Description: c-di-AMP riboswitch aptamer (ydaO/yuaA leader) from Sphaerisporangium sp., 137 nucleotides, folded computationally. The organism belongs to Sphaerisporangium, within Bacteria. Its Rfam family is "c-di-AMP riboswitch aptamer (ydaO/yuaA leader)". Rfam's curators write: This family represents a conserved RNA structure found upstream of the ydaO and yuaA genes in Bacillus subtilis and related genes in other bacteria. The ydaO/yuaA element is thought to act as a genetic 'off' switch for the ydaO and yuaA genes in its native state. It is believed that the element may be triggered during osmotic shock leading to activation of ydaO, a predicted amino acid transporter gene, and members of the yuaA-yubG operon which code for KtrA and KtrB K+ transporters.
RNA sequence: ACCGCCGGUGCGCCUAAUCCCAGGUGCCUCGCCUGGGAGCCGGGGACCCAUCGGUUCUUUGGGGUGAAUCCACAUCGUGGUAGGGCGACUCCAGCCCGAACCCGUCAGCUAACCCGGUCAGCGGAUGGAGAGGAGUG
Numbered sequence: 001a002c003c004g005c006c007g008g009u010g011c012g013c014c015u016a017a018u019c020c021c022a023g024g025u026g027c028c029u030c031g032c033c034u035g036g037g038a039g040c041c042g043g044g045g046a047c048c049c050a051u052c053g054g055u056u057c058u059u060u061g062g063g064g065u066g067a068a069u070c071c072a073c074a075u076c077g078u079g080g081u082a083g084g085g086c087g088a089c090u091c092c093a094g095c096c097c098g099a100a101c102c103c104g105u106c107a108g109c110u111a112a113c114c115c116g117g118u119c120a121g122c123g124g125a126u127g128g129a130g131a132g133g134a135g136u137g
Base pairs, nucleotide, nucleotide: 011123012122013121018038019037020036021035022034023033024032025031026030039118040117041116042115043114044113049108061106062103063102064101065100070080071079072078073077083097084096085095086094089130090129091128092127093126
């Protein structure tokens, strides 16, 4: 000097998934569990509208969260793709994702109202150009 691994601290990415309080608890300067609150997120739920009438569909069920949808090939794993991410906004380039699960025959929108979630997984952390104007003097 380089490469790999482990640990600690700080910082960062993705996501709604963060913060505070009380009690309990553990391997105890931190974590976990339960409850409450704030913030953030999701679902159900009127009038009006969708909807003038008709036809078709409604087990070939239908619906929801999410970026995660769709297509081709032909040997069941490849290639692409709508869409999404890379420390605030735009453009270019580069890299990556393009899953998984839930409701249970049922739900359009939807004020009041009602219900629920607040996880998990990662990282020496892309570069350039522009816009913007916070702070300090």